[in-house]
Predicted 3D model of a 75-nucleotide RNA (transfer RNA) from a Dongiaceae bacterium. Lineage of the source: Bacteria > Pseudomonadati > Pseudomonadota > Rhodospirillales > Dongiaceae.
RNA sequence: UGCUGCGUAGCUCAGCGGAAGAGCGGCGCUUUCAUAAAGCGUUGGCCGCUGGUUCGAAUCCAGCCGCAGCAACCA
Repeated sequence: UGCUGCGUAGCUCAGCGGAAGAGCGGCGCUUUCAUAAAGCGUUGGCCGCUGGUUCGAAUCCAGCCGCAGCAACCA
């Protein structure tokens, strides 16, 4: 320097045009002599940033930023 993939809740990830979900976690309740487990409820994100396309963008396009990998360069 080029190419590819990824960036979504505290964590691990799904969702790939009609607008945000799961599991784990946190909190409360039930249950127990008590704890754990289990059940129920609840808590959660302006989807990396900025523009563009569209009636409508997490999703498509462009440019940046960050992470990982591959390639090149290494006089």